Context: one part of a larger RNA
RNA sequence: UCAAGGCGAGGGAACUCGGCAAAUUAGCCCUGUAACUUCGGGAUAAAGGGUGCCAGUAGUGAAAGCUACUGGUCGCAGUGACAAGAGAACACCGACUGUUUAAUAAAAACAUAGGUCUCUGCUAGUUCGAAAGGAUGUGUAUAGAGGCCGAAGCCUGCCCAGUGUCGGCAUCUGAAAUUCUGUUUCAACGGAACGAAGGACCGAUAAACGGCGGGGGUAACUAUGACCCUCUUAAGGUAGCGUAAUACCUUGUCGCUUAAUUGGCGACUUGCAUGAAGGCUCAACGAGUGUUCUACUGUCCCCGCCUUGACGCUA
Numbered sequence: 001u002c003a004a005g006g007c008g009a010g011g012g013a014a015c016u017c018g019g020c021a022a023a024u025u026a027g028c029c030c031u032g033u034a035a036c037u038u039c040g041g042g043a044u045a046a047a048g049g050g051u052g053c054c055a056g057u058a059g060u061g062a063a064a065g066c067u068a069c070u071g072g073u074c075g076c077a078g079u080g081a082c083a084a085g086a087g088a089a090c091a092c093c094g095a096c097u098g099u100u101u102a103a104u105a106a107a108a109a110c111a112u113a114g115g116u117c118u119c120u121g122c123u124a125g126u127u128c129g130a131a132a133g134g135a136u137g138u139g140u141a142u143a144g145a146g147g148c149c150g151a152a153g154c155c156u157g158c159c160c161a162g163u164g165u166c167g168g169c170a171u172c173u174g175a176a177a178u179u180c181u182g183u184u185u186c187a188a189c190g191g192a193a194c195g196a197a198g199g200a201c202c203g204a205u206a207a208a209c210g211g212c213g214g215g216g217g218u219a220a221c222u223a224u225g226a227c228c229c230u231c232u233u234a235a236g237g238u239a240g241c242g243u244a245a246u247a248c249c250u251u252g253u254c255g256c257u258u259a260a261u262u263g264g265c266g267a268c269u270u271g272c273a274u275g276a277a278g279g280c281u282c283a284a285c286g287a288g289u290g291u292u293c294u295a296c297u298g299u300c301c302c303c304g305c306c307u308u309g310a311c312g313c314u315a
Base pairs, nucleotide, nucleotide: 001310002309003308004307005306006305007304008303010301011300014299019296027051028050029049030048031047036041038151052073053072054071055070056069057068058067059066060065074078086294087293088292089291090290091289092288093286094285098110099109114149115148116147117146118145119144120143125136126135127134128133153280154279155278157212158211159210162209163208164205165204166203167202168201171200172199173198178193179192180191181190182189213231214230215229216228217227240274241271252268253267254266255265256264257263
């Protein structure tokens, strides 16, 4: 000097991206326990008190014992070592328990119960195999397979023009084969008829892929624009939410929090470029993310000492 550990006056997060690390808390008994809530929870919430040993009494028990009370007694300290939750508040995401990148990621990713759409009447549909044959399943639509979403609650708006899928189909198009036919005969070739799927055409379908406007004017201060005009589309973004895990401008504006805040929370909101299988809300839960407060501390002010070990140095 380094590593592991121990203690520390006064201050107490001033450290730092960030309380990272450490410290605090801790068992059991008694009291007590908020908002919110899906009424189950939240909850060991929080916040307090007690705890050793000895003697006696009472209760209970078959007993061992257990429990309660009274009195005494020792220590700085009685869950005396070990073991053994720090707590509270606000928000985001994901409902939850669960799963995952064996050896840099445990998560907001995956899954999930649940919702919905599509296919399928069984010699089914989906699937493995060249086939024989097999899985689903010795199941039968309250079943099986596939896609999307992801508890519950409140809801899920408009558009079928494009692409896709499904259906229809008078007519048009539409290959080979087949038929008829032409070139004096044969062949090659040509012409015509017939005409499948598909396409054209007609319709349905968005919890299919997807999409969901612009300009101008207008109210007796101003501002704003319920209202009107116009261009245009398949339809012009509804309810919600909103500076957001989405907002460029942006450290938006206001309020709260601080002595001071590009942070956090609550509002507003003209949303560069929110928005309904997804949007919004949400108790409980989380080794998830952001912020604050209490307690606590060598994180820091500012370092000191001690123990053990290593390196090093000297002999």